[in-house]
Context: one part of a larger RNA
RNA sequence: GCCGGCGAGUUACUCUAAGUGGCAAGGUUAAGUGUCUCAGACACGGAGCCGUAGCGAAAGCGAGUCCGAAUAGGGCGCCCUAGUCACUUGGAGUAGACCCGAAACUGCGCGAUCUACCCCUGGUCAGGGUGAAGCCGCGGUAACGCGCGGUGGAGGCCCGAACUGGUGUCUGUUGAAACAGGCUCGGAUGAACUGGGGGUAGUCUGGUGAAAUGCCAAUCGAGCGCAGAGAUAGCUGGUUCUCCCCGAAAUGUAUUGAGGUACAGCCUCACGUAUUAUGCCAUGCAGGUAGAGCCACUGGAUGGGCUAGGGGCCCUACCAGGCUACCGAACCCAACCAAACUCCGAAUGGCAUGGCAGGAAGCGUGGGAGUGAGACAGCGACGGAUGAGCGCCGUUGUCAAAAGGGAAAGAGCCCAGACCGCCCGCUAAGGUCCCUAAGCGCUGGCUAAGUGUGAAAGGAUGUUGGAUCGCAUAGACAGCCAGGAGGUUGGCUUGGAAGCAGCCAUCCUUGAAACAGUGCGUAACAGCUGACUGGCCGAACGUGAUCCUGCGCCGAAAAUGGAAGGGGGCUUAAGCCAGUCACCGAAGCGGCGGACUUUGGAACCCUCCGGUUCCAAAGUGGUAGGGGAGCGUUCUGCAUGCAGCGAAGGGGGAGCGGAAGCACCCCUGGAGCGUGCAGAAGUGAGAAUGCCGGC
Repeated sequence: GCCGGCGAGUUACUCUAAGUGGCAAGGUUAAGUGUCUCAGACACGGAGCCGUAGCGAAAGCGAGUCCGAAUAGGGCGCCCUAGUCACUUGGAGUAGACCCGAAACUGCGCGAUCUACCCCUGGUCAGGGUGAAGCCGCGGUAACGCGCGGUGGAGGCCCGAACUGGUGUCUGUUGAAACAGGCUCGGAUGAACUGGGGGUAGUCUGGUGAAAUGCCAAUCGAGCGCAGAGAUAGCUGGUUCUCCCCGAAAUGUAUUGAGGUACAGCCUCACGUAUUAUGCCAUGCAGGUAGAGCCACUGGAUGGGCUAGGGGCCCUACCAGGCUACCGAACCCAACCAAACUCCGAAUGGCAUGGCAGGAAGCGUGGGAGUGAGACAGCGACGGAUGAGCGCCGUUGUCAAAAGGGAAAGAGCCCAGACCGCCCGCUAAGGUCCCUAAGCGCUGGCUAAGUGUGAAAGGAUGUUGGAUCGCAUAGACAGCCAGGAGGUUGGCUUGGAAGCAGCCAUCCUUGAAACAGUGCGUAACAGCUGACUGGCCGAACGUGAUCCUGCGCCGAAAAUGGAAGGGGGCUUAAGCCAGUCACCGAAGCGGCGGACUUUGGAACCCUCCGGUUCCAAAGUGGUAGGGGAGCGUUCUGCAUGCAGCGAAGGGGGAGCGGAAGCACCCCUGGAGCGUGCAGAAGUGAGAAUGCCGGC
């Protein structure tokens, strides 16, 4: 891992609601007792309990009573009346209370054969090196100290086996081994190592510890075993047959509350009830948002004017006064801003009344819930960075709990809500060249960028359509030929400044025209060129400028390999825009057949409840969850069957039923087993890192 078996809402009592039944202003016995055919049945037993009356704290009174002085008032009651016992089912409570699961807490025991330390008694340490004290001799000293040589053999001394340890690394990592092996390394006469015997212990925080929270039997921030014990677990996991009807929530308030709970909201079931819900129309009403408005308030904010006040300068003995390109309230003008501004002010939404539609979708009482982590998308705000697949509200939708078609793929987008069957039809979104079902459809235009098939500010004689303003046969635009002068080198400045560093001015003359000069250039001049003018040329349709507009261009760099149309591929399209006709396309709609539910109608049956059949209409996605109806397993009662001429069980088979399931036949098997009605449950397995077994 697979297979098989086992494996989870039970039982008792109390309360509550519904169903069924008995009796009913009553209902019912409990313990106990008796009898019998004795795990039972029948009878007795009225204690007690509930109901029939309430009110008051109570005494108490009583259809009333309490408060009160009250025959005011008011509270709770009376009228209308139904209860009670039993069984079944739903729910609650108390119990382990659906099952498994802690870490822990407490008690009583068992452990120092591992290990820590201690006590008693034993054992072990190759070899080599160094050479302390002391001693002896010699030297030396006044003497001691001292020096040298020898002797000697000290040391938690040195090197290094046994022994003991465990430094680094490799291997090992379902190991040879639940800590090892190889190489390497520390200690190795010592606080050394070790055999045998003995001692100290588990929570008023034990023992031991050269101290790490180390060790106390592969376990230690409190050992192990058993018990309290089924501790508790607002947590995780699991919770077993079928079909039918309905079908949520992820919100509000509160919470030692935030992944829990209570109440409300939303779901379901039963009963009751109503011109209720909902939509549209009309009429009336509330409101201060969007917008707008700056002024009508509160504030903000720019420039100007005007002007209190202030600063500076001048003047001044003082008082005063003057100037000001400084600051500047209020006021005026102009143009602005605001969620916490409003003189104004919608749409939508809301409330009420009436009408119409609408059909029970509403409301009430009661039983049962689940939910109280939501997600994304559009719209309106806020927070954030006018970030986030971000956070937080409002509102609508979808998902959640929704399959189908489209978007290549893709919970939340678009279309559309799957009862079942059909080798029928029509459509939606989206599509119709091939992959790939259907148009290389039609009409008109655009694009040349493979734009389409990813992006901004910004940039550009790309190209389409439009508008406005010039110039043009009195000859435009472009090109070519020629002119482009004089005062004058304007003045200033400057070393210089002559059109062309800079400042100021920008006149006059000749003329067809020519700037006190557009650019290049010079040290400054010079030189080239432009503006401007004439000529050549010859344009109907030319040539400039500006604006609007459709489509395109540049801007454009990312990490595995093309990889930014799903691909092939596509250019008067298979791209884009406008129009138009077909077709394809879903579990949508329709057609045919069938099932179930609800409602309505009809017939029949029935003691009530109700049941059966037929017809019609509507409905039948679904998680949590509510409700309904069934299948199957074991046992029991009553009835009735089968079985050695072969029960159950097992294997096979093309049968029946809407499902759970149920028959029949053959083989196997070898002794029990069905069916109908009723009853009782150890009643259904795929999941729980489930338990046990097998492989």
This is a predicted structure of a 695-nucleotide part of an RNA (large-subunit ribosomal RNA, domain II) from a Pseudomonadota bacterium. Its Rfam family is "Bacterial large subunit ribosomal RNA". Gene Ontology terms of the family: structural constituent of ribosome and ribosome.